Transfer RNA from a Minisyncoccota bacterium, 71 nucleotides, folded computationally.
RNA sequence: ACCCAGAUAGUGUAAUGGUAGCAUAAUAGUCUCCAAAACUAUCGGUUAAGGUUCAAAUCCUUAUCUGGGUG
Repeated sequence: ACCCAGAUAGUGUAAUGGUAGCAUAAUAGUCUCCAAAACUAUCGGUUAAGGUUCAAAUCCUUAUCUGGGUG
């Protein structure tokens, strides 16, 4: 330099173009003599900028970052 893949909640990981879920963490409560465990609830997210579409995490373009490959 070129090619490929990826970027989603504090962390990990899903999602046929049609309500962004799950687990865990954190917080609060129940329980307990106290704590742990268990149970319940809450909290918090699509890398950025454009485009297509009635509707975009998803499709297209560019950029940034990460990983892998070719020479």
Rfam family: tRNA. Taxonomically the source falls in Minisyncoccota (Bacteria, Bacillati). Model confidence (mean pLDDT): 84 of 100.